RNA sequence: GCCGAUGUAGCUCAGUUGGUAGAGCGGGCGGCUGAAAACCGCCAGGCCGAGGGUUCAAGCCCCUCUGUCGGCA
Numbered sequence: 001g002c003c004g005a006u007g008u009a010g011c012u013c014a015g016u017u018g019g020u021a022g023a024g025c026g027g028g029c030g031g032c033u034g035a036a037a038a039c040c041g042c043c044a045g046g047c048c049g050a051g052g053g054u055u056c057a058a059g060c061c062c063c064u065c066u067g068u069c070g071g072c073a
Base pairs, nucleotide, nucleotide: 001072002071003070004069005068006067007066010025011024012023013022019056027043028042029041030040031039049065050064051063052062053061
């Protein structure tokens, strides 16, 4: 330099054919227990890497830039 994959909650990841973003773990509170752990319930936490475009509407489609991983040279 070229090619491919990937960037969504603190972490690991979902998210269908564009239609107002979820799970597990972790955190907080409560239940249970003599008390813990385990288990059960509830709650908080994100404008989806950045900018632009298309659209009535974009995490999802298009363009540019950028971080990470892999391959080729």
About this RNA
A computed fold for a 73-nucleotide RNA from a Chloroflexia bacterium, annotated as transfer RNA. The sequence is in RNAcentral, with records from ENA. The source organism's lineage runs through Bacteria, Bacillati, Chloroflexota and Chloroflexia. Its Rfam family is "tRNA". Rfam classes the family as a transfer RNA. Model confidence (mean pLDDT): 84 of 100.